[in-house]
Context: one part of a larger RNA
């Protein structure tokens, strides 16, 4: 794990409540007593009970009553028939669907492990170290005293075995061992270690104290019991088919993962009050726009001019000037959730007309009350999040098919059943792979495409298109040649000669043209080279704005970000087009079911709610069966299924069709129980 057997919504009750079914019309009996065919049934038993009357706290009064000074006004009532029995469903009380605690109490049991302690024994090879004292000597005048020797055997003395102990490391870790083996270390005459006997016991005990130990248990042993404790918690809760079908929100809770009322679901009764759509009219509004000399409030240019600020002038006062701030006003552009002279679309209300509809309203029974994702308009955060909150919309939840490489939520589409029939949809049609290497124009050259996914910003990549300018009276680029004279302009300066810098009537002459000079140059000159200008050559050259498809900007950790192969007038991208492929969608055939008179219309589901029905164990009738039951093994078949039926073998005694009653009534799962394997 598999397989077999076990295994979880019962039962009790003069209990509440509603449905269905059956008696009665008021209804019924308990206890009991009688008879009997004696776990049973028949008869009597009306005591009690529930109904027939209700108000009131109550006297009480009574179709009313109580409230009140009240004959007012309100409250509750007076109009519907009920009860007994069964069968269902929900509820209370009980362990109440089944399995689980950590824990709390009470009576006992344990100190043969172990901590402490008390009685009685036992036990420490072998080396070292050499205390007090004791005696001599010897120092001194000298008893003391101080010094050596000898003896001498202290010591929680030293080294080390036995013993005890547990320091490090390694291995051991389904172990040789539920604590150990090696090797290595600490104590080893001492608070030392042991034998044997004995004392202390659960809120206690014992502890040189670790919350340690108290029998492999200890921040309170263990064994019964109370006890089926209690568990808003986790898990698990079994045959089938048909109908319908949710919720993750509001309020409120010592309340947040519970749980009560409402909300959404269902079954029943039940109507058209009632809901959805769709149009027409008529309403309330201040959103989005949008405006603002219409308001409040930001705030931008300029003007004009109060005030201020700085200059100047003044002994003061006056005065002046201002590319400084800067109200009112005016001119021009704009701005706002808490601005609004304004104002929409939708939405919402209401009538009215068609359509449509399991629709209000009461009862029975629920479940939900963690929700998520996507799109739009919003707050909050960073105009962060697969982040949060609300709002309308889909959707997944509880929804399969088909696309999307995979991939709840995206796009198509909402699966009753069968079909080796057809037609689409989103997608797609080189090849994996069904269909076009389809047509017609273009555009890409980056493998761009080709999706992490891109910007600011750069660029004589390309298409397209506009404006403009120069061009056979010869442009553009090349080459070939000129490019000058007043002049070294003036000033400035050590020096400035076209080329530091300042100034200009940057002037004037000669020209085919040539700047008081485009850039390199020198100390200053000088040289190159620009503008210009003729020669050559011969046809298109510039400049600048929109756009189209591309390039770079572009870094992440095994190799791989079109699905792969591989594509380049595509198999890429825009635009037409015309085929054809794709699903449980449509459509066809045929079948089953539900609602409905009928036509006609439905039939994905999860929680849940409602019906039909199927096996299996037992009773009571009734049936089968040695001419072969029941199990077991096969083989056919029926029924949408759960199931069921025939025959063939084996088997050798019982099993039970129909029709009813009863329940120990159905297993994949609870880290399930107990066996096999």
């Nucleotide at each position: 794990g598999c397989c077999u057997a076990c295994g979880a919504g019962u039962u009790a009750c003069a209990c509440c409540u509603g449905u269905c079914u059956g008696g009665c019309a008021g209804c019924c009996u308990a206890a009991g007593u009688a008879c009997u065919u004696c776990a049973g049934g028949u008869a009597c038993g009306g005591a009690a009970g529930c109904g027939c009357a209700g108000c009131g706290a109550a006297a009480g009064c009574g179709a009313g009553u109580c409230u009140u000074a009240a004959c007012a006004g309100g409250g509750c009532g007076u109009u519907a028939a009920g009860u007994c029995a069964g069968g269902c469903g929900g509820g209370g009380u009980a362990g109440a669907c089944g399995c689980g605690a950590a824990a709390c109490c009470g009576a006992g049991u344990g100190a043969u492990c172990u901590a402490u302690c008390c009685a009685u024994g036992g036990g420490c090879a072998g080396g070292u170290u050499g205390a007090a004292g004791u005696u001599c000597c010897g120092a001194u005048a000298g008893u003391c005293u101080c010094g050596g020797a000898a003896u001498g055997g202290a010591g929680g003395a030293c080294c080390g075995a036995a013993c005890u102990g547990g320091u490090a490391a390694a291995c051991g870790u389904u172990g040789a061992a539920a604590a150990g083996u090696u090797u290595u270390c600490g104590g080893a005459u001492g608070a030392c270690c042991u034998g044997u006997g004995g004392a202390u016991a659960g809120g206690g005990g014992u502890g040189a104290a670790a919350g340690g130990c108290c029998a492999a248990u200890c921040a309170a042993a263990c064994u019964c019991g109370g006890a089926g404790a209690u568990a808003g918690c986790u898990c698990g809760u079994a045959c089938u088919c048909c109908c319908c079908g949710a919720a993750a929100u509001g309020c409120a809770u010592u309340u947040a993962g519970g749980u009560g009322c409402a909300g959404c679901g269902u079954u029943g009764u039940g109507u058209a009050a009632u809901g959805u759509g769709u149009a027409u009219u008529g309403g309330a509004g201040g959103u989005a726009a949008a405006g603002c000399u219409a308001c409040u409030g930001a705030g931008a240019a300029g003007g004009c001019u109060a005030g201020g600020g700085g200059g100047c002038u003044u002994c003061a006062c006056c005065g002046c000037c201002u590319a400084c701030c800067a109200a009112c006003c005016c001119u021009u552009a704009a701005c706002a959730a808490a601005c609004u002279c304004u104002g929409a679309a939708u939405g919402c209300c209401a009538a009215u007309a068609c359509a449509u509809a399991g629709u209000a309203a009461c009862a029975g029974c629920a479940g939900u009350g963690a929700g998520c994702c996507c799109u739009g308009g919003g707050g909050u955060g960073c105009g962060a999040a697969g982040g949060u909150c609300a709002c309308a919309g889909g959707g997944c939840g509880a929804g399969a098919g088909g696309g999307g490489a995979a991939c709840a939520a995206c796009c198509c589409a909402g699966a009753c059943c069968a079909a080796c029939a057809g037609u689409u949809a989103a997608g797609g049609u080189c090849c994996c792979u069904a269909a076009g290497a389809g047509c017609c124009a273009g555009c890409u050259a980056a493998g761009u495409u080709g999706c992490a996914u891109a910007a600011a910003c750069g660029a004589g990549g390309u298409g397209g298109g506009a404006a403009u300018g120069c061009a056979g009276u010869g442009a553009c680029a090349g080459c070939c040649a000129g490019g000058a004279u007043g002049u070294u302009u003036g000033c400035u300066u050590g020096g400035a000669a076209g080329c530091a810098g300042c100034a200009a009537u940057u002037c004037a002459u000669u020209c085919a043209a040539a700047g008081a000079g485009u850039g390199c140059g020198u100390a200053a000159c000088a040289g190159c080279u620009c503008a210009c200008u003729g020669g050559u050559c011969g046809a298109g050259c510039g400049u600048u704005c929109c756009u189209g498809c591309g390039c770079g900007g572009a870094a992440a950790a095994u190799a791989a970000a079109c699905g792969g192969g591989c594509a380049u007038c595509a198999a890429g991208c825009u635009g037409g087009u015309c085929a054809c492929c794709g699903a449980a969608a449509c459509u066809u055939u045929g079948g089953a079911u539900u609602c409905g008179a009928a036509a006609g219309a439905g039939u994905g589901g999860u929680a849940g709610g409602g019906g039909a029905g199927c096996a299996u164990u037992c009773u009571g009738c009734g049936u089968g069966g040695c001419u072969g039951a029941a199990g077991c093994g096969g083989u056919a078949u029926u029924g949408u299924g759960a199931a069921g039926u025939a025959c063939c073998g084996u088997g050798g005694a019982c099993a039970u069709a129909g029709c009813a009653g009863a329940a120990a009534a159905g297993c994949a799962a609870a880290u399930g129980u107990a066996g096999g394997c």